Small-subunit ribosomal RNA, central domain from an uncultured bacterium, 349 nucleotides, folded computationally.
The RNAcentral record of the full RNA draws on Greengenes.
Context: one part of a larger RNA
This record gives sequence, C1' cells and structure tokens, in this order.
RNA sequence: CUGGGCGUAAAGCGCGCGCAGGCGGGUUAAUAAGCUAGGAGUGAAAUGCUAGGGCUUAACCUUAGAACUGCUUCUAGAACUGUUAACCUAGAGUCUGGGAGAGGUGAGUGGAAUUAGUGGUGUAGGGGUAAAAUCCGCAGAGAUCACUAGGAAUACCGAAAGCGAAGGCAACUCACUGGAACAGCACUGACGCUGAGGCGCGAAAGCGUGGGGAGCAAACAGGAUUAGAUACCCUGGUAGUCCACGCCCUAAACGAUGGAUGCUAGUCGUUGGGGAGCUAGUCUCCUCAGUGAUGCAGCUAACGCAAUAAGCAUCCCGCCUGGGGAGUACGGUCGCAAGAUUAAAACUC
Repeated sequence: CUGGGCGUAAAGCGCGCGCAGGCGGGUUAAUAAGCUAGGAGUGAAAUGCUAGGGCUUAACCUUAGAACUGCUUCUAGAACUGUUAACCUAGAGUCUGGGAGAGGUGAGUGGAAUUAGUGGUGUAGGGGUAAAAUCCGCAGAGAUCACUAGGAAUACCGAAAGCGAAGGCAACUCACUGGAACAGCACUGACGCUGAGGCGCGAAAGCGUGGGGAGCAAACAGGAUUAGAUACCCUGGUAGUCCACGCCCUAAACGAUGGAUGCUAGUCGUUGGGGAGCUAGUCUCCUCAGUGAUGCAGCUAACGCAAUAAGCAUCCCGCCUGGGGAGUACGGUCGCAAGAUUAAAACUC
C1' cells in the first nucleotide's frame, strides 16, 4: 500500500463541541476542469512478447510486427461529478402553543435515624460472636424520658419508569438556566453529515490550600481463629468520605456494540405529546417521539442480534494484524506528586 475485519476471538477514542479535510437533497440553464469518442505529434535503441531467418541444435545473433497501458495537442459529446446563475421544499434551522422530566447551578427549609452532651427515673450488667475475648459499666453503664448540639444521607412513592452527550442525576420550596418530544405548517431556503489536529466536560481514588467531621472506615492497635493468619470475624481507630477553590484525567468510563441517513413481517407492555370514535369509560382505536419483552426474513463460528440490528446500503472518523517480552524501556508532552499519554526492540514460543 492492498485485503479482511472491530458485541463475546486482536480491534469503537469515556463523552461532546468543532477549524481544516472528506462526503452531500430536488428543478432548469450555462460551462467543459474531471469524464467519453476520434485524429495528430511524441513515447530513442537495447531488453521482453509474437512470427520468420542464420550458426549441426541450444544459448547467442538477426529481420519484421505488435506493444510501449504515458504525455502534449486538436475536434466532437454533455448523462454523471465539479463550477456558475436562477429557483424549490421533502434535509436542517427559526417561530407560535400547551404539556413532561432525580437535566444543571445557587439559596433556603423539613422530618426519621445514628452519635455526643446535660438533666430525670432506675440497678447490674451491657456489648459482641459459631463460641469467645479485647471493649464499656457501681466514679452508676445498658434500658427509658426530656432537652441541646452537630454532621451526613434523603425510607415510603420507586417502576423493564424519567432526564442528561457521557460521567451521572432522587426529601421539599424558591430563583436563574440547558436540552429534547409533540402540535400548527407561519418563516429561512441545503444553511447539512462526519470530523485528523484543537478545545471543553469527565465516577471513584489521589494531590494542594482553608474549613468541617455524626456515621462509616484504608493505614494502624488490640482480641479471636489458625501449624502460621501481616486475612476473613470482633473491639477500637487516623487519613478519607462532606464543603469552597485549584489540580489529577483514569475505570468491566460496558450495550464490552463510533456517528449520521434511508430501507426491510408482526405481537404484547410502558413513558410523554397529538388526533379520532361513541357505548362517554379507571373506555377503544390511530399516530409521532422514547424505553422494554417476544419474534419473521436476513445475518452470525456459535451464543445470539433482529425497525433501539449484530439485517440491506451510502458517507465520515477511530482502531486491529500470532502469544510472551509490554501498554514496558528510551525519548517527547502534560502533572506539585502519584502518575497519565504517545510508544518500541533484542530475545523467546
């Protein structure tokens, strides 16, 4: 480079926005860059190929032809691609309307529970386990009642439910704010898709500074278990978990399935919107968008997927190319660090 691939065998970037680039709806006209046909010039010789000829044959030599798939130029064509001009509305966007939602940010408020403190009642145990012990308790624990403090999380509703690009989002109220769906079909008129670099977001853990600290709990200490027990179990317990600001940038970041568009049997649920019907209901039917189950064609190595495709096609990006060495070394970039990212080879099977 070409080919074949990427749910589970190696392989979809964690997710988005988007410059360049690649690709791109319908009609008419023009153009002729790509494209098509024909002509001309050139495409050295040798080599190679085809058909002959010459050395006894062959190698070798020699003659002719075809070819040299290319480049330049002229003429013609106008379907397709490109370009230019004009137009269109099916893509895309705007507007109007009433709805849905744990979408985001900030502020405030509530109740249950745990813990601690103070006071009352009250007396000998409590706690914990398979069993125990460490531990707490006559300096009055545990139990029970009242009050106070503080932090974190929000039972039920709750669901194959909803929202978000992903990470993720759940008590209630208010303020600000993003997106999507539906209906109307009023407006713009291809304004689109993808996207190397780039930029932004990105669970948990971790880091920096300052707060906070109820519960839980790496590390750590003790008690058990055990041959041992640097564990599993128990009693404690510090970082951390929480908040603000700034970093880190990784995950089985998973649907292990990149994005967009069109097409291809059904059936049963469910969420949001709209419409229709008459028997006017806790109704039925139709439709758009989402989200599940099952299933045909088709696909698949099988498992399975199956209008939310892993089916049939087109466009763009990313990635793979035997196992180990190794996601390592070196170098570069980034980071306070931890480390992240990019990424080999020798050797070996």

The coordinates come from a structure-prediction model, not an experiment, and the mean pLDDT is 90.